[in-house]
The RNA shown here (SAM riboswitch aptamer (S box leader)) has 101 nucleotides and comes from Staphylococcus succinus.
């Protein structure tokens, strides 16, 4: 790698290197970006999936100590189907996590 199963419109950045691109992939928009992209270290955040501790009516509650993730806009917004009429609601495809091989 594959393949289940939940979750995806909540939350959360500064610092040093570096030095042109980024927003997954297509195509259309749209937006970030030398007042410093995208990558790296560091350092602090959120979050609460998994294991740990508490607790407990054993279904779920808290905790943040460890593994993981994430810290511009909803997964930036469409695309495909259905219902409508300015919109909903569902796939897909991604992504995260626990498993599974």
């Nucleotide at each position: 790698a594959u393949c289940u199963u939940a979750u995806u419109u909540c939350g959360a950045g500064a610092a040093g290197c570096u030095g042109a691109g980024g927003g997954a992939u297509u195509u259309g928009g749209c937006c970030c970006c030398g007042u410093g992209a995208a990558g790296c270290u560091u350092c602090a955040g959120c979050a609460a999936c998994c294991g740990g501790c508490u607790a407990u009516u054993u279904u779920a509650a808290g905790u943040a100590c460890g593994g993981u993730g994430c810290u511009a806009a909803a997964a930036c917004c469409a695309a495909c189907g259905a219902g409508a009429g300015a919109c909903u609601c569902g796939a897909a495809u991604g992504a995260u996590a626990a498993g599974u091989a």